This is a predicted structure of a 69-nucleotide RNA (c-di-GMP-I riboswitch aptamer) from a soil metagenome.
The sequence is in RNAcentral, with records from MGnify.

[in-house]
RNA sequence: AAAAGGCAAAGCCGCCGUGAGGCGGUGACGCAAAGCUUCGGGUCUCACCGAGACGGCUGGGCUGCCGAA
Numbered sequence: 001a002a003a004a005g006g007c008a009a010a011g012c013c014g015c016c017g018u019g020a021g022g023c024g025g026u027g028a029c030g031c032a033a034a035g036c037u038u039c040g041g042g043u044c045u046c047a048c049c050g051a052g053a054c055g056g057c058u059g060g061g062c063u064g065c066c067g068a069a
Base pairs, nucleotide, nucleotide: 006031007030011026012025013024014023015022016021029056035062036061037060039059040058041057042054043053044052045051046050
C1' cells in the first nucleotide's frame, strides 16, 4: 500500500452533575491506536489556596489488527 474490520466530532433527544462534563440513543467531523492510563505540561469548572473535568490539547508509559515495504 492493500484487505478485514474498529472508533465516533458537532448537532438533536433522555438521564446524572453546582459546573466543566459524563452515560445511553441517534448522527458522522474525523482518527493507524480517536484502545487503556493524569506520570509531565496545558486548557476548563467550582461550593476555590483545595477539589474536580478534558486521553479526540500535547508529551510519555502499557497494550493491539494487517503484512508490499